[in-house]
Parts: sequence; structure tokens; C1' cells
RNA sequence: GGACAUAGCUUUGGAGAAUCCCGUUAAAUCGGGUGCCGAAGGGGCAAGGGGAAAUCCCAAAUCUCUCAGGCAAAAGGACAAAGUUUUAUUU
Repeated sequence: GGACAUAGCUUUGGAGAAUCCCGUUAAAUCGGGUGCCGAAGGGGCAAGGGGAAAUCCCAAAUCUCUCAGGCAAAAGGACAAAGUUUUAUUU
């Protein structure tokens, strides 16, 4: 110097679901109610594996739950692309 992988940062793209109802407030401010959404985070498990064995242990997701979060805009946003940096491996 090259290849590949992990992680961070920057830029760009990025879905769903009530601008609901009642009271209140200068204010989507605060409190309560009903109905919804899954793509921050968190919980659950299949194949398979471990174990003498068990209802035990390990075990993924955009699946599932909806605790948290969210349901105009803004913000957030899994994930993706480009750039860049660090680390590890290899040549």
C1' cells in the first nucleotide's frame, strides 16, 4: 500500500398510526378518557446446540408483545447509500 470485517462520526434518503374527545392554559400548557401504530430502547421464541434429565440453559428478525415510545408540522427514527476515522484479521 491492497482486501475484508467491526465500531464511531458527517451528509443524504427514510414508514406506520386521532391536527380525536372532555376540562384547563398565553401555549400541542397540564390533567383525564377513548381509539390506534411499530422502525429508538426493552421483553418473548424457531431451527439448531448444550445437558444424565427437566417445565433447565444458549439461541435471530422488519416476526411478536406494546412496558417504554409514538399518532399535523418540527424533532425522533430501525434500516440503506456515500464519505471519513479507529481497531482487529489477512496479504
A computed fold for a 91-nucleotide RNA, annotated as Glycine riboswitch aptamer.